A computed fold for a 396-nucleotide RNA from an Actinomycetota bacterium, annotated as Bacterial RNase P class A. Its Rfam family is "Bacterial RNase P class A". Rfam's curators write: Ribonuclease P (RNase P) is a ubiquitous endoribonuclease, found in archaea, bacteria and eukarya as well as chloroplasts and mitochondria. The source organism's lineage runs through Bacteria, Bacillati and Actinomycetota. RNAcentral holds the sequence, with entries from ENA. The gene name in the source record is rnpB.

RNA sequence: AAGGUUGGUCGGACGGCCGCUGCGCUUCGGCGGAGAGGAAAGUCCGGGCUCCACAGGGCAGGGUGCCAGGUAACGCCUGGGGCCGUAAGGCACGGCAAGUGCAACAGAGAGUAGACCCGCCCGCAGGGACACCGCCGGGUGUCGGCCCUGCUAACCGCCGGGCUCCAGAGGGACUGCGGGUGAGGGGUGAAACGGUGCGGUAAGAGCGCACCAGCGGCCGUGGUAACACGGUCGGCUGGGUAAACCCCACCCGGAGCAAGACCAGAGCGAGGAGGGCGGCCCGCCCGUUGACUCGCGGUAGGUUGCUGGAGCGCGGGGGCGACCCCGCGCCUAGAGAGAUGGCCGUCGUCCCAAGCGAUUGGGAUACAGAACCCGGCUUAUAGACCGACCUUCGGU
Numbered sequence: 001a002a003g004g005u006u007g008g009u010c011g012g013a014c015g016g017c018c019g020c021u022g023c024g025c026u027u028c029g030g031c032g033g034a035g036a037g038g039a040a041a042g043u044c045c046g047g048g049c050u051c052c053a054c055a056g057g058g059c060a061g062g063g064u065g066c067c068a069g070g071u072a073a074c075g076c077c078u079g080g081g082g083c084c085g086u087a088a089g090g091c092a093c094g095g096c097a098a099g100u101g102c103a104a105c106a107g108a109g110a111g112u113a114g115a116c117c118c119g120c121c122c123g124c125a126g127g128g129a130c131a132c133c134g135c136c137g138g139g140u141g142u143c144g145g146c147c148c149u150g151c152u153a154a155c156c157g158c159c160g161g162g163c164u165c166c167a168g169a170g171g172g173a174c175u176g177c178g179g180g181u182g183a184g185g186g187g188u189g190a191a192a193c194g195g196u197g198c199g200g201u202a203a204g205a206g207c208g209c210a211c212c213a214g215c216g217g218c219c220g221u222g223g224u225a226a227c228a229c230g231g232u233c234g235g236c237u238g239g240g241u242a243a244a245c246c247c248c249a250c251c252c253g254g255a256g257c258a259a260g261a262c263c264a265g266a267g268c269g270a271g272g273a274g275g276g277c278g279g280c281c282c283g284c285c286c287g288u289u290g291a292c293u294c295g296c297g298g299u300a301g302g303u304u305g306c307u308g309g310a311g312c313g314c315g316g317g318g319g320c321g322a323c324c325c326c327g328c329g330c331c332u333a334g335a336g337a338g339a340u341g342g343c344c345g346u347c348g349u350c351c352c353a354a355g356c357g358a359u360u361g362g363g364a365u366a367c368a369g370a371a372c373c374c375g376g377c378u379u380a381u382a383g384a385c386c387g388a389c390c391u392u393c394g395g396u
Stems, first nucleotide, its partner, number of pairs: 001392010012347007020035002023032003037367001041378002044376005049256004061252005066080005081093001082091003094247002099245002101241002116186003119181008128143006144164005150158002165172002194212006213237002215234008260304004267296005274286004311330008348365007
C1' cells in the first nucleotide's frame, strides 16, 4: 500500500415564544424543577412479581442438544474441545454403524447399488464353394464373405486395394449370438463401496498378505470434562440428509399489570324505633312520609400495584474471562386513550453546483418512539468516529 476479519462509540448543539404530563412551593396570580431509546421495536427466549391449579408418577405436546464455568434464569455470555478457513476468525456441533423415508440432471447403476463398452469363462453357429497347375497337406484363378479409400447429401451400387489363417481332433485363432463372472479399467455425476504393492485367479476383487489411512472394541498416559496422544485386537471399510419422520438425554403446570389488592356511588332487599353531636348530662338536630344498621351490587368511579432497582457512576480487590465481592457517591419519565410537542432564529455535520480562493446558493440530517420491571437475542438505522488483529507485496 492493497485485500480481509472483528469489537466499540456518537447519532445533533444553543437561544426565544406558545403548549403537554407528573412533582414541590404558593399570597391561587403564578414560580421552580423533571420528562424516550440504543434499539423504547419484534414479542423470539429467560426471570422477578401476581392470581389460579397442584401427593407422586406416566402419556400427549413444546423446547434444548460437545464439555466446563458464569448467572435469578436462559435458547444468553465466557473459557475450552472438535470441524472449517493460509490467517485474523467462523460454526444450532447428540445419533444416519437402530428403523423408515428422500435425492433434480447425467448415468448401466444413487444404496443388500449396478452391467453400457473393454476384460475373463461357458454354450451354440460360422470358420467357404468350384476349377486348374502341381502331388507337396504347395500355389493360382473365379465366385462368395469381410475390411479400407474414393464416387454419392445418404443408402444401394460401382472403381481400386487388402484379407480369407493355424491346422488335421468335426480342435484352435478369429467373428457373431446367447448365458455367466466380479467391480479391475473406461465412461456419467457433487458423490459410484479405502490407497500402494505383492500374491492369487479364467479374469478379477480385502479374496489373502505387508505397509498406510479411517472406524470400532480393549488398555495405558494427560486432562474436572469434552477430548487428545500412544499401544493392541478386529478386514470392520457400513456415501449424504435428523431447522426429514424418528431414537436418546435433559428441561417445561396455566394465565398475565386489562395480573392482582383496597375503597366504593346509584339502585335493590332485610331489620328497624330510635339515631347523630368522640365518654356522661343538659340542650339541639334528623326520624314511622323510614332516620339508622346489615346484606346484595363489587359494575361505573377512585386509590394502589407504579417504579429505588438482579439500578447507575467512580475507586479498590478476586478471576484467563463471562462475572463476583467491598467502599463511597447519585436519583434518572410514570401517562391511563395514554404527556415527552409545534414554530422561529443561530450554528454544526454531510452531499451537489459555482468560484483560484475567502465564500455563496440549494438539498439532506436516519431508524424509531416508553406503558409492571429486569437479563438476553434478533431486526431497523442518514451520517460520523475510535480501535484491535490477519494475509500478501514493497521499503528500511